The RNA shown here (transfer RNA) has 72 nucleotides and comes from a Candidatus Nanoarchaeia archaeon. The same sequence occurs in records of 2 taxa. It matches the Rfam family "tRNA". About the family: Transfer RNA (tRNA) molecules are approximately 80 nucleotides in length. Rfam classes the family as a transfer RNA. The RNAcentral record of the sequence draws on ENA and MGnify.

[in-house]
């Protein structure tokens, strides 16, 4: 310096350009148990940053920023 890929709850990860971004775990709560734990319920929690297209963008395009690869 070229070129490809990633990036979504605290961790793992879904999501045809449409309807509340969805599960799993974690954590808080309830029920259940003498306690506890499994087990059932409920609840909190997020689309890296900044523009642009579109009636509508996690999702398409520009750019920055972070990680990995592969050439020189």
């Nucleotide at each position: 310096g070229g070129g490809c890929c990633c990036g979504u709850a605290g961790u793992u990860u879904a999501a045809c350009g449409g309807u509340c971004a969805g599960a799993a775990u974690u954590u808080u709560g309830g029920u259940c148990u003498c306690c506890a734990g499994a087990a059932c319920c409920a609840g909190c929690g997020g689309c890296g940053g900044g523009g642009g297209u579109u009636c509508g963008a996690c999702u398409c395009c520009c750019u920055c920023c972070g990680g990995g690869c592969c050439c020189a």